[in-house]
RNA sequence: UCUGAAAAAAGGCAAACUUCUUCGAAAGGGAAGGACGCAAAGCCGUGAGCCUAAGCACAAUUUGUUGUGUAUGGUCGUCAGGCUGCCAGG
Numbered sequence: 001u002c003u004g005a006a007a008a009a010a011g012g013c014a015a016a017c018u019u020c021u022u023c024g025a026a027a028g029g030g031a032a033g034g035a036c037g038c039a040a041a042g043c044c045g046u047g048a049g050c051c052u053a054a055g056c057a058c059a060a061u062u063u064g065u066u067g068u069g070u071a072u073g074g075u076c077g078u079c080a081g082g083c084u085g086c087c088a089g090g
Stems, first nucleotide, its partner, number of pairs: 002090002004087001012038002017033005023028001036077001042083003046080003049075003055070006
């Protein structure tokens, strides 16, 4: 430097679910518990995917609203890409 097919050590993270939340329109986020899993399940929403639709546009309307579309909102534990990193066989 490449690599992560093996074993070990030190540690780390934490899905579902439960409770809380004067964070949010929602999706979702945060805190505590929990542990299915994870060698980047560390960081960056840059591209794709997926979730939501406040606002906006259009249509309908019994004028109360309703429907459709849309990300400028999310998700990195969906995939790709970028940056960094413990340990270690070869």